[in-house]
RNA sequence: UUCUUAUAAAGAGAUGUGGAGGGACUGGCCCGAUGAAGCACAGCAACCAGAAUAUAUAAUAUUCAAGGUGCUAAAUCCUGCAAACCAUAGGUUUGAGAGAUAGGAA
Numbered sequence: 001u002u003c004u005u006a007u008a009a010a011g012a013g014a015u016g017u018g019g020a021g022g023g024a025c026u027g028g029c030c031c032g033a034u035g036a037a038g039c040a041c042a043g044c045a046a047c048c049a050g051a052a053u054a055u056a057u058a059a060u061a062u063u064c065a066a067g068g069u070g071c072u073a074a075a076u077c078c079u080g081c082a083a084a085c086c087a088u089a090g091g092u093u094u095g096a097g098a099g100a101u102a103g104g105a106a
């Protein structure tokens, strides 16, 4: 990098450092000197690994959280394609696509 499987409206910073950008991309709409990104520490979660317990003994469920990642504004912030319905500005729902994270494979 590609393929594949799973997940996403929950949760988490009144910290230090840093100094102007950030929310993938499009179009929007937002966040930011009352301090962005990044880094540190702290925290959340429980995908992988691990531990404990239960059972249908082979995996499943529940619990834990010191390991590997991830995450800590807004639904994946909304949206982009298709369909149905309502309406004819557009709205709602479902699905796909795209992106994100984790596991597996090449």
Base pairs, nucleotide, nucleotide: 001106002105003104004103005102006101007100013041015040016039017038021031022030023029025080027078028077042072043071044070047068048067050064051063052062053061054060055059076098081095082094083093084092085091086090